[in-house]
Molecule: transfer RNA
Organism: Candidatus Peribacteria bacterium
RNA sequence: CGCGGAGUAGAGAAGCGGUAUCUCGUCGGGCUCAUAACCCGAAGAUCACAGGUUCAAUUCCUGUCUCCGCAACCA
Numbered sequence: 001c002g003c004g005g006a007g008u009a010g011a012g013a014a015g016c017g018g019u020a021u022c023u024c025g026u027c028g029g030g031c032u033c034a035u036a037a038c039c040c041g042a043a044g045a046u047c048a049c050a051g052g053u054u055c056a057a058u059u060c061c062u063g064u065c066u067c068c069g070c071a072a073c074c075a
Base pairs, nucleotide, nucleotide: 002070003069004068005067006066007065010024011023012022013021018055026042027041028040029039030038048064049063050062051061052060
């Protein structure tokens, strides 16, 4: 070089054309003598990057980058 898979909030995952969700974490409040647990609320993602298709792209297509696996090569 070849084949396949993955890249989405701080972490782990879902979603596979029509408002980007969940769990944990973080922050604020409630509860408590206090802490934990529990309850309520909030912030946080230009969906790896760049093009294309479409009225509309995380989703489809093309290329690139990074990671994982397989195959091949191997003195």